[in-house]
RNA sequence: AGUAACUGAAAUGGGAGCUUAAAAGACUUUUGUCUUAGCUGAGAGGAAGCAUUGCUUCGACCAUAAACCUGAUGCGGAUAAUGCCGCCGUAGGGAUUUGGAUGCUAUGAUAA
Numbered sequence: 001a002g003u004a005a006c007u008g009a010a011a012u013g014g015g016a017g018c019u020u021a022a023a024a025g026a027c028u029u030u031u032g033u034c035u036u037a038g039c040u041g042a043g044a045g046g047a048a049g050c051a052u053u054g055c056u057u058c059g060a061c062c063a064u065a066a067a068c069c070u071g072a073u074g075c076g077g078a079u080a081a082u083g084c085c086g087c088c089g090u091a092g093g094g095a096u097u098u099g100g101a102u103g104c105u106a107u108g109a110u111a112a
Base pairs, nucleotide, nucleotide: 001105002104003103004102006100007099008098009097010096011064012063013062014061017039018038019037024035025034026033027032046058047057048056049055050054068093069092070091074087075086076085077084
């Protein structure tokens, strides 16, 4: 000096799905509707404000090259159902600086 992974600080980026299949409650003549609740996950929404069913800020969680988005109203398999799992995917896009210590490689200096 380069490189690999780890870690601290600050900054920045991202995402709000499915459902009575099961249980409870309310309404309803029944069908059904709503609340709750259940499933996967790190996280599916905790607080405040605006708006009228969505947006913004903060917090939590994750990520800074697999967090996330596009392809995608994609393809295959499961499930009550769903990006639930896999393919696509070493695809394309996508948000950074600095400090610490460790390994490896190369070069220089000193000593033996």